[in-house]
This record gives sequence, C1' cells and structure tokens, in this order.
RNA sequence: GGGUUCAUGGCACAGUUGGUUAGCGCACAGCUCUCAUAAGGCUGGAGUCCCGAGUUCGAGUCUCGGUGAGCCCA
Repeated sequence: GGGUUCAUGGCACAGUUGGUUAGCGCACAGCUCUCAUAAGGCUGGAGUCCCGAGUUCGAGUCUCGGUGAGCCCA
C1' cells in the first nucleotide's frame, strides 16, 4: 500500500427486512434475607450506539468520508 471484519453503559455482548421506550449478563448503589459474610430476592443509576456528513417521514441498522483495532496479502 491492497483486501477483509469490527467499533453499542465500567466489562463481555445482542439488536439478522430501517419503525413501539436501545436491551441482556456481569459489575456498581440501596433495600431484603443472615448472628455475620457470601449466595438468593426486589428496586435503581449508568449508553442518545467511535467521529462527521448524506439518504429517508423515520437510521444503532443503508451510503460516503475520517479515526482506531483484529486478520490476510504485498
């Protein structure tokens, strides 16, 4: 340099024809249970989806550009 895959709460991920409030697990906070801790149960906070632009009534999802990461080729 060329090709390809990916980027979504603190972490690991889902979101598969563009359409209801962006969800799950772990972690975190409070409550409950216990003599106490852990486990369990209940509740809650935390993301406007890597950045910018475009298409559309509507974009995490499609298109273009950029940035970063993995893999392959040179």
The RNA shown here (transfer RNA) has 74 nucleotides and comes from Cafeteria roenbergensis. It matches the Rfam family "tRNA". By type it is a transfer RNA.